[in-house]
Context: one part of a larger RNA
């Protein structure tokens, strides 16, 4: 200079504190160690509902077992055949024998492009290893307010100064003072959404006022006003007023605004740290395999279970739980699709075919909620695992290993030990809906989107983490 202190000042963060829900105990669902297993691929521990935004084959990298060696791709050389196709035997397929139809383009007729089939060898092939050879890419300190640089000055140097100091900020923001005086990456501001307001636009999206029609509905003629779509503007800057304050920056209180002091949310992540993490996205050096550490098929495993943890879902009950009636979204998604209306089926579904390449038609009834009933505190009409029958769907195939319905059955569980996470506002909490991926589906998961809609924050002594400044030092 730095790093550290159970050293000091100051300051900040759901760090504590004040609240409001949980986890930890129970079932289950997932991941993850551990054991097992032929296998229970591999990787992550700043890992564990993570790589996996879909393991029945396939994915698939493991395992048994049956196979192939110029190879399941990829250039290039020979020969020979147009690709292609119908069909039979073996075999669990891969494959292997054997067979039918076909003879196509272009041409200087020598061939040739395309394909396929043998041959031979140059290569190919590897998800084998080494992230401690590495690119890229990612996490983490952390969206903390830091990190440097020129020039000048100071010091023998190493360095320092600038960036310390007085204030103020979310901020190395901004003011003033200063041997400094400028920069630069960074903060902020440019961008995307939300939230007001206008102006152009009115179709699929609207309907106020005039009509017309209907059991009934923007249904029709019209209308361009609302709403709403989607391209353009407007607005918010401490600008206005008053107080602090150093006449600064700047803070506070008020006014008018839809919104006030970065409005609210995203996107953005300095200079480095951790040989942090990937050679299994993908490149990519260096080693290793080359009749196998490549390839190809079938079965199986990846789904195993004494145990342990992490993360979640559904409970344990009257702010419910069922049974009846009734009322409101937003954001997607749809043509190898979404699938109306009717019609069977208690149902999951099945038939059925209209529209719709979608502000048109489907998906698509939103659910909690609000009206009434019922149940009375019990392991119950709470719970809803397990187990047993009998279907539906997808798919070649659901035995290992799907999802979902219907009848039975009806376990733990009566609110959870030390200990712990998460949230400050349209948030916690509680409700339900759609999307990716996808045949199907483990989703309770991930990602978004709305409906209701809180409590609290006295404070900065502690915990934890970080920031400047100082001061110690047996550490670098």
């Nucleotide at each position: 200079u730095g790093a550290c202190g159970g050293g000091g000042a100051c300051c900040c963060g759901c760090a504590c504190a004040a609240g409001c829900g949980g986890u930890g105990g129970a079932g289950c669902a997932u991941g993850u160690g551990g054991u097992u297993u032929a296998a229970u691929u591999c990787g992550a521990c700043a890992a564990c509902g993570c790589g996996a935004a879909g393991a029945a084959c396939c994915u698939u990298a493991c395992c048994u077992g049956g196979u192939c060696u110029u190879g399941a791709c990829a250039u290039c050389c020979g020969u020979g055949g147009a690709a292609c196709u119908c069909g039979g035997c073996a075999g669990a397929a891969a494959u292997g024998c054997c067979u039918u139809g076909g003879u196509g383009c272009c041409u200087u007729c020598g061939g040739g492009a395309a394909c396929c089939a043998c041959g031979a060898g140059a290569c190919a092939g590897g998800u084998g290893c080494u992230g401690c050879a590495u690119g890229g890419c990612u996490g983490u300190c952390g969206u903390c307010a830091g990190c440097u640089c020129g020039u000048g000055u100071c010091g023998u140097g190493a360095g320092a100064u600038g960036u310390u100091g007085g204030g103020u900020u979310a901020a190395g923001u901004c003011c003033c003072g200063c041997a400094a005086c400028g920069a630069g990456c960074g903060c902020a501001a440019c961008c995307c959404u939300u939230g007001c307001c206008c102006u152009u636009a009115g179709u699929u999206g609207c309907c106020a006022g005039c009509a017309c029609a209907u059991a009934a509905u923007g249904g029709u003629g019209g209308g361009a006003a609302c709403u709403c779509u989607a391209a353009g503007g407007g607005g918010a800057c401490c600008g206005c007023c008053g107080g602090u304050g150093a006449c600064a920056a700047a803070c506070c209180g008020g006014a008018g605004g839809a919104a006030g002091g970065u409005g609210g949310g995203g996107a953005u992540g300095a200079c480095g740290u951790c040989a942090a993490g990937u050679c299994a996205u993908c490149a990519u050096g260096g080693c290793c395999c080359u009749u196998a550490u490549g390839a190809c098929c079938a079965g199986g495993g990846c789904u195993a279970c004494a145990c342990a943890c992490g993360u979640g879902c559904u409970a344990c009950a009257a702010u419910g739980g069922c049974c009846g009636g009734u009322a409101c979204a937003g954001a997607g998604g749809g043509u190898u699709g979404c699938c109306a209306a009717c019609c069977c089926g208690c149902g999951a579904g099945g038939g059925g075919g209209a529209g719709c390449c979608a502000a048109u038609c489907c998906c698509g009834c939103a659910a909690a909620g609000c009206c009434g009933g019922u149940c009375g505190u019990a392991g119950u009409c709470c719970g809803g695992a397990u187990c047993g029958g009998a279907g539906u769907c997808u798919g070649c195939a659901a035995c290992u290993c799907g999802a979902c319905u219907c009848c039975g059955u009806g376990a733990a569980g009566u609110c959870g030990g030390a200990a712990u996470c998460g949230c400050u506002a349209g948030u916690a909490a509680u409700c339900g809906c759609g999307a990716a991926u996808c045949a199907g589906c483990a989703u309770u998961g991930u990602c978004g989107c709305g409906g209701u809609g809180a409590a609290u924050a006295c404070g900065u002594u502690c915990c934890c983490g970080g920031g400047u400044c100082u001061u110690g030092u047996u550490c670098a």
Small-subunit ribosomal RNA, 3' major domain from a metagenome, 476 nucleotides, folded computationally. The coordinates come from a structure-prediction model, not an experiment, and the mean pLDDT is 83. Its Rfam family is "Bacterial small subunit ribosomal RNA". Rfam links the family to the GO terms structural constituent of ribosome and ribosome.